The part of an RNA shown here (small-subunit ribosomal RNA, central domain) has 339 nucleotides and comes from an uncultured bacterium. The full RNA is in RNAcentral, with records from ENA and SILVA. The prediction has a mean pLDDT of 88.
Context: one part of a larger RNA
RNA sequence: UUGGGCGUAAAGCGUCCGCAGCCGGUUUAUUAAGUAUAGAAUUAAAGCCUGAGGCUCAACCUCAGUUCGUUCUAUAAACUGAUAAGCUAGAGUGUGGUAGAGGCAAGUGGAAUUUCUAGUGUAGCGGUAGAAUGCGUAGAUAUUAGAAGGAACACCAGUGGCGAAGGCGACUUGCUGGGCCACCACUGACGGUCAGGGACGAAAGCGUGGGGAGCAAAUAGGAUUAGAUACCCUAGUAGUCCACGCCGUAAACGAUGAGUACUAAGUGUCGGUUUUCCGGUGCUGAAGUUAACACAUUAAGUACUCCGCCUGAGUAGUACUGUCGCAAGGCUGAAACUC
Numbered sequence: 001u002u003g004g005g006c007g008u009a010a011a012g013c014g015u016c017c018g019c020a021g022c023c024g025g026u027u028u029a030u031u032a033a034g035u036a037u038a039g040a041a042u043u044a045a046a047g048c049c050u051g052a053g054g055c056u057c058a059a060c061c062u063c064a065g066u067u068c069g070u071u072c073u074a075u076a077a078a079c080u081g082a083u084a085a086g087c088u089a090g091a092g093u094g095u096g097g098u099a100g101a102g103g104c105a106a107g108u109g110g111a112a113u114u115u116c117u118a119g120u121g122u123a124g125c126g127g128u129a130g131a132a133u134g135c136g137u138a139g140a141u142a143u144u145a146g147a148a149g150g151a152a153c154a155c156c157a158g159u160g161g162c163g164a165a166g167g168c169g170a171c172u173u174g175c176u177g178g179g180c181c182a183c184c185a186c187u188g189a190c191g192g193u194c195a196g197g198g199a200c201g202a203a204a205g206c207g208u209g210g211g212g213a214g215c216a217a218a219u220a221g222g223a224u225u226a227g228a229u230a231c232c233c234u235a236g237u238a239g240u241c242c243a244c245g246c247c248g249u250a251a252a253c254g255a256u257g258a259g260u261a262c263u264a265a266g267u268g269u270c271g272g273u274u275u276u277c278c279g280g281u282g283c284u285g286a287a288g289u290u291a292a293c294a295c296a297u298u299a300a301g302u303a304c305u306c307c308g309c310c311u312g313a314g315u316a317g318u319a320c321u322g323u324c325g326c327a328a329g330g331c332u333g334a335a336a337c338u339c
Base pairs, nucleotide, nucleotide: 003311004310005309006308007293008292012307014200015199016198017197021193022192023191025087026086027085028084029083030082031081033080034079035076036075037074038073039072040071043069049065050064051063052062053061054060090190091187092186093185094183095182096181097180098179102176103175104174105173106172107171108170109153114148115147116146117145118144119143120142124135125134161168162167205246206245207244208243209242210241214240215239219235220234221233222232257306258305259304260303261302262301265284266283267282268281269280270279271278272277288295289294312339313338314337322331323330324329
């Protein structure tokens, strides 16, 4: 390489959009590029293969035959392609409804923590397995009233909903994306996938400027311990929050790429509709699949199209090169050697 694979053994890009490429519904007509058949010429010899023969055999040598493919001509027109004209089952649009923590911005609210001010009040509070550091007679803790400020939104809450994924949860308003159902009005294949490319992308981290209640890497102290650079406790700075810009990674997981068609049932739930149905989301299970576990109309079943990826373990996601980044680092990605 061929092949065989990718839920858990190595292997699905974190997700989507999308140019080229590859693949593509249905009818008729034409064409003849692919395709099929026939013919002709060409394809040096040697070599390969088959059958004979010659050196005592063999290697070796000689003779005969076969061979693919390219080009040209003719014929065929089913399939693929091309051209022309159509169709409506794919795709999209329209009209009428509808559910939703989908996104962005502005405003508002209550509970709680903390701090400050004032009152009452007096000796403790706090913390732990037990303690101590710590706080407190300069009046703490507790309690009442008021104020400030930041962050998060109890109950509702649900294998509930929405979103491509990351993710999204107080309330109100504005702007805005997508879905689903019904009608079957319109367009008429406008589609699928997608190397390269582009956009989005938790947390942590980085830059500039704000903000800082609680929590809390680092750090300090107290314990524990043989030690304790930890687990426990008291403090506590980055950070967590906001704006703008960067980073581009996660067990980014359903460890399961996207699309289409088909293949027993049973039982929940959400949306539409009122039925016989459509669209999501769960559980149990037949056939089938699987090494087993399990999957099973939301497939890991049966098929097709396109992309990505794997090829013993370690070395190693390392070195080097290139490229991106302010940096941290990301992407790409070996070998010697060992087993």